[in-house]
Context: one part of a larger RNA
RNA sequence: GCCUACGAGUUACUCCUCACUGGCAAGGAUAAGGCAUUCAGUGCCGUAUCCGGAGCGAAAGCGAGUCUGAAUAGGGCGAUAUAGUCAGUGGGGGUAGACGCGAAACUUAGUGAUCUACCCAUGGGCAGGUUGAAGCUCCGGUAAAACGGAGUGGAGGACCGAACCGAUAAACGUUGAAAAGUUUCCGGAUGACCUGUGGGUAGGGGUGAAAGGCCAAUCAAACUGAGAAAUAGCUCGUACUCCCCGAAAUGUUUUUAGGAACAGCGUCAGGGAAAGUAUUACGGAGGUAGAGCUACCGAUAGGACUAGGGGGAGUCAAAUCCUACCAAAUCCUGACGAACUCCGAAUGCCGUAAUACUGUACUGGCAGUGAGGGCAAGGGUGCUAAGGUCCUUGUCCGAGAGGGAAAGAACCCAGACCUACCGCUAAGGUCCCAAAAUGUGUGCUAAGUUGAACAAAGGUGGUCCAGUUGCCGAGACAGCCAGGAGGUUAGCUUGGAAGCAGCUAUUCCUUUAAAGAGUGCGUAACAGCUCACUGGUCGAGCGACAGGGCGUCGAUGAUAAUCGGGCAUCAAGCACACUACCGAAGCGUAGGAUUGUAUGAAUGUACAGUGGUAGGGGAGCAUUCCAAUAUCAGCAAAGGUAUCUCGUAAGGGGUGCUGGAGAGAUUGGAAAAGCAAAUGUAGGC
Numbered sequence: 001g002c003c004u005a006c007g008a009g010u011u012a013c014u015c016c017u018c019a020c021u022g023g024c025a026a027g028g029a030u031a032a033g034g035c036a037u038u039c040a041g042u043g044c045c046g047u048a049u050c051c052g053g054a055g056c057g058a059a060a061g062c063g064a065g066u067c068u069g070a071a072u073a074g075g076g077c078g079a080u081a082u083a084g085u086c087a088g089u090g091g092g093g094g095u096a097g098a099c100g101c102g103a104a105a106c107u108u109a110g111u112g113a114u115c116u117a118c119c120c121a122u123g124g125g126c127a128g129g130u131u132g133a134a135g136c137u138c139c140g141g142u143a144a145a146a147c148g149g150a151g152u153g154g155a156g157g158a159c160c161g162a163a164c165c166g167a168u169a170a171a172c173g174u175u176g177a178a179a180a181g182u183u184u185c186c187g188g189a190u191g192a193c194c195u196g197u198g199g200g201u202a203g204g205g206g207u208g209a210a211a212g213g214c215c216a217a218u219c220a221a222a223c224u225g226a227g228a229a230a231u232a233g234c235u236c237g238u239a240c241u242c243c244c245c246g247a248a249a250u251g252u253u254u255u256u257a258g259g260a261a262c263a264g265c266g267u268c269a270g271g272g273a274a275a276g277u278a279u280u281a282c283g284g285a286g287g288u289a290g291a292g293c294u295a296c297c298g299a300u301a302g303g304a305c306u307a308g309g310g311g312g313a314g315u316c317a318a319a320u321c322c323u324a325c326c327a328a329a330u331c332c333u334g335a336c337g338a339a340c341u342c343c344g345a346a347u348g349c350c351g352u353a354a355u356a357c358u359g360u361a362c363u364g365g366c367a368g369u370g371a372g373g374g375c376a377a378g379g380g381u382g383c384u385a386a387g388g389u390c391c392u393u394g395u396c397c398g399a400g401a402g403g404g405a406a407a408g409a410a411c412c413c414a415g416a417c418c419u420a421c422c423g424c425u426a427a428g429g430u431c432c433c434a435a436a437a438u439g440u441g442u443g444c445u446a447a448g449u450u451g452a453a454c455a456a457a458g459g460u461g462g463u464c465c466a467g468u469u470g471c472c473g474a475g476a477c478a479g480c481c482a483g484g485a486g487g488u489u490a491g492c493u494u495g496g497a498a499g500c501a502g503c504u505a506u507u508c509c510u511u512u513a514a515a516g517a518g519u520g521c522g523u524a525a526c527a528g529c530u531c532a533c534u535g536g537u538c539g540a541g542c543g544a545c546a547g548g549g550c551g552u553c554g555a556u557g558a559u560a561a562u563c564g565g566g567c568a569u570c571a572a573g574c575a576c577a578c579u580a581c582c583g584a585a586g587c588g589u590a591g592g593a594u595u596g597u598a599u600g601a602a603u604g605u606a607c608a609g610u611g612g613u614a615g616g617g618g619a620g621c622a623u624u625c626c627a628a629u630a631u632c633a634g635c636a637a638a639g640g641u642a643u644c645u646c647g648u649a650a651g652g653g654g655u656g657c658u659g660g661a662g663a664g665a666u667u668g669g670a671a672a673a674g675c676a677a678a679u680g681u682a683g684g685c
Base pairs, nucleotide, nucleotide: 001685002684003683004682005681006680011096012095013094015093016092017091018090019089020088021087022086023085024084027051028050029049033045034044035043036042055062056061065077066076067075068074099237100236102234106227107226108225109224110223111222117201118200119199120198121197122196123195124194125193126191128160129159130158131156135152136151137150138149139148140147164188165187166186169184170183171182172181203219205215206214207213240620241619242618243617244616245615250263251262252261253260254259264369265368266366267365268364269363270362275358276357277356278355279354280353281352282351283350284349290343291341292340297337298336301333302332303331304330306327308326309325310323311322312321313320372397373396374395375394376393377392378391379390380389381388402413403412404411417592418591419590420589422588423587424586428582429581430580431566432565433564437579439578440577441576442575443574444573450568451567458553459552460551462550463549464548465547467545468544469543470542471541479537480536481535482534483533485510486509487508490504491503492502516531520529521528593610594609595608596607597606598605599604621674623671624670625669626668627667628666629665631663632662639658640657641656642655643654644653645652646651
């Protein structure tokens, strides 16, 4: 892991409540017990007791009233519109283990020191080698000592190193040879050493050279029995089928926040229009969006005007004067505000009436939910960040399948009763993968831009379009040929300054077709080249400006790229217009099933339905046993197996083979009554 068996809402009660069924009814019922009989879940007694029939008050008490109160007032609760009770069955609740399994723990009574910690008593063990303390002896030395040397001696939690005790490093081992080991290296090895035997200390206790260590492979409180089915607002699991309806993730409160109570939303029964929605008409409340501000409050840019202040002048001080400074009030222009408003919508909300639609309001039984989430819009918060967070309105997912978006809970289309090798469409598509146009017309794009994620400021003589404006056959624009002069090297400055370092300037005058006291390069300064400007040549368009379309640069990411891919250029890209087709569980068509309503003798017709988690309700199938009735079975029961068949399903039936002794049918009744899951339990493989 698979298979088989077992495995979870049960049972009890003088309890409470609701529904249904039945008995009796202003009454209903007996309990224990007794008697009787044809002994059966029978009949008759039994009125203790309980519920109802009257309430109000704390009570005495009064009573269709009563309490409060001084009250014959007002007010509260009642009456005047009365149905109960007993039994059975079912849905819930209560008390019990109360759907099943599951703690860590707590209490109590005991069992343990054969492991291990420490202690007591009594025994045992430590190869070999090294070092050489004190003391002693001798010699030297001293006044005597001290002291020095040699020898002797054999001390030490001394040294090296086996046994023994330990466990430093690494590898192996890791379903091991082993629930702690093996190999190599390593520490102690006469000591606070190691060890045998016997004994002692016991669970909030021991023992501890102290690690919360150890106390029998168990220790921040051992193990065993009992309380005990402790408790578990937590996790997991909770078993056959079909049909109808179908939520919530919100509000308030909570030692409350992953739990609950009440309300909201679901369902079933009663109930009957009290209720709701839409539209229209009429009548209301309001301060949002917007807008505005010499309409307030606050904030605010520039200017004018002008208190006050700063700075300066006035020889100091003062008068006085100036001010490209700051600036109240006032005026002009401009303009801001969730906690500003002279104003002020649209929606929404409330009420009344009409019309349309809907079994609604309401009452009771049973729930679940009280972690929500995405998207669009209006906001708060945050960074006008977040797949962020908190509200409001709507929608979808949740609990929703199908088609599209390559893939994809909530984006687009669209709400799946069943069957169909029928048709039409939606979104989206129509070159191939891949169903349908290599469709029509006109443009644009050259970047593979693009071809369904993805980008800015800024740049762009890429290209197309539509404008405004200037020049142009009296010849434009570009190119080519030629000229581009004189006063003069203007004046100043300067070493020099001659068009061209710099400064000044009414930058003038002349000759001209035209030519600046000079546009740039150049020289030390000149020179030189060139431009403006003019003529010729050529022969038709040429410039400037703002705007739009498509491109282009800007453009950088971590495993190999890519529009889903192949690939595509008068597209299979982009824009506009048009036609056809494909395309879903949508719609239609044909057949069938089923629910509700209406109608009807019709088992039919008409209309509307039949996605669904939590959950409510309904109808059934199967298993075991019991009763009644009627049956089957050695001429073969149950069970097994193969096959056929019936039913919407749970399931039912037939036949062959096997098997070898019991088993069904109908109608009722009763349950140890259905398994895929619980790291479920046991067995087998």